[in-house]
Context: one part of a larger RNA
């Protein structure tokens, strides 16, 4: 001095209470154990592992297995000597391929080479261990408010003091006292979207008025406002009342679009857990060198008595089902997105126009109207199973998706528990991206549409700051 206490005293958090929806019960989707198995590669495991590395496992990937085959190799650099050829191609034969074996062709030249090959030679390769040798990166605790140094002062000293005390705040944020007085990391602010305006600018964006024009379309002249996307203004407890020395608190106060940090994002001190990562990549030692390296075909990472996580879908009527109507914002697009027309019940498929995009396209649903079902394991609810097909790819058997048609499984709102959320949030509706040929996305990361309910309170349960105070604990 810190850590701990079923010690105390203050405080904060969706920590609890107050609500709201969920898991936990079925099915299926996805990761894990575990058990299989020639391989089911690896890693990651309490909070901080488990739709988590993987922002795409048919080959590929791929690291795992079996077979089969290369040995200076598959790939990269260097430096010598030799050869006229070699590489390569195309057929051809063996193979599952890789590969072996053959079979054709013979650069340029100034004759010094110069290209590439193949031979020597040297580096090579290694997702092999060891995250407890290590850098680099990252989780957490936690956006919680601390963590420290200097001089100086006190102590024999380890230290203390400042950093305690009253207040005050999201905040070591400020004030006031004060043997301390300043100071740095942090908080705060600076930064990026967002809400309001004002100016500048108007094409490919937009249309109220006017005028031309159409079958019709902002389609033309022209132009307020809506938008776009660069300068700006504006919020600062600034004014007012109340309480306070003051910091600051309160006000259904004004004014304002916005009010006390306006709403979100980046941003994460010292440090903690020998956390997590030699499989991102770099790197210290160890090992492997006709193999623990490399190529290549098949197979496995997709298995399935089972546990367990984290999710879609339902269980209907505030719902289903069928015709009808309407309204985003974010992005994406040339080996692309595709209007439109024609064929198909359709998935899609022929033809086709615009578009390297404020110009063309991808392209909403809940929602609103009429019709129906009427309370039933159904016109709920779609698992699984049979056929038939679509599309991508050399290939869809193991192991892709989508489509029609048929089938129609459990599910009558879930025990003990346990989870998220305080407002444009929960909840509940679709949309779009990235990866990527396709796809096992019901994930992931963003978008916007509809839009709630509660919170008296801090006794208790977790967690965390300050102070104390006890200790046979370091």
């Nucleotide at each position: 001095u810190g850590a701990c206490g079923g010690g105390g005293g203050c405080c904060c958090g969706c920590a609890c209470a107050a609500g709201c929806g969920g898991u936990g019960g079925a099915g299926c989707a996805u990761g894990u154990g575990g058990u299989u198995u020639a391989a089911u590669u690896c890693g990651a495991u309490g909070a901080u592992a488990c739709g988590c590395g993987a922002g795409g496992a048919a080959c590929c990937u791929u690291a795992c297995c079996a077979a089969g085959g290369c040995u200076u190799a598959a790939a990269u650099g260097c430096a010598u000597a030799a050869u006229g050829a070699c590489c390569g191609u195309c057929u051809u034969g063996g193979a599952a391929a890789a590969c072996c074996a053959g079979u054709c062709c013979u650069u340029c030249u100034u004759c010094g080479g110069a290209c590439a090959a193949u031979u020597u030679a040297c580096a090579a390769g290694g997702u092999g261990c060891u995250g407890c040798a290590u850098g680099g990166u990252u989780g957490u605790c936690g956006u919680c408010a601390g963590c420290u140094c200097g001089u100086g002062c006190u102590g024999u000293g380890a230290a203390g003091u400042g950093u305690c005390g009253g207040g005050u705040u999201a905040a070591g944020u400020c004030c006031c006292a004060u043997a301390a007085c300043g100071a740095g990391c942090g908080c705060a602010a600076c930064c990026c979207c967002u809400a309001u305006u004002u100016c500048u600018a108007g094409u490919u964006g937009c249309c109220a008025g006017c005028g031309a024009g159409u079958a019709a379309u902002g389609u033309c002249g022209g132009g307020g406002g809506u938008c776009u996307a660069g300068a700006g203004a504006a919020a600062c407890u600034g004014c007012c009342g109340g309480c306070g020395u003051a910091a600051g608190c309160c006000g259904c106060g004004a004014g304002g679009a916005a009010g006390g940090u306006g709403g979100g994002g980046a941003u994460g001190a010292c440090g903690u857990c020998a956390a997590a990562u030699c499989a991102u990549c770099a790197c210290g030692g160890c090992c492997c060198u006709u193999a623990c390296g490399u190529c290549c075909u098949g197979g496995g990472c997709u298995a399935c008595a089972c546990a367990c996580g984290u999710g879609c879908u339902a269980c209907a009527a505030u719902g289903g089902u069928g015709c009808g109507g309407a309204c985003a914002a974010a992005g994406a697009g040339c080996a692309g997105c595709c209007a439109c027309u024609u064929g198909g019940u359709g998935a899609c498929a022929a033809g086709g126009a615009g578009c390297u995009a404020a110009u063309c396209u991808c392209a909403a649903a809940a929602c609103c109207g009429c019709a129906u079902c009427u309370c039933a394991a159904u016109u709920c609810g779609g698992a699984u199973u049979g056929a038939a097909g679509u599309c991508u790819g050399c290939a869809a058997c193991u192991c892709g998706a989508c489509u029609u048609c048929a089938u129609g499984a459990a599910g009558g709102c879930g025990g003990a528990u346990u989870c998220g959320c305080u407002a444009g949030u929960a909840a509940u509706c679709g949309c779009a991206c990235a990866u990527c040929a396709g796809c096992a996305a019901u994930g992931g990361u963003g978008c916007g549409g509809u839009g709630a309910a509660u919170a008296c309170g801090u006794u208790c349960c977790c967690g965390g700051g300050c102070c104390u105070u006890g200790u046979a604990c370091a």

A computed fold for a 474-nucleotide part of an RNA from an uncultured prokaryote, annotated as small-subunit ribosomal RNA, 3' major domain.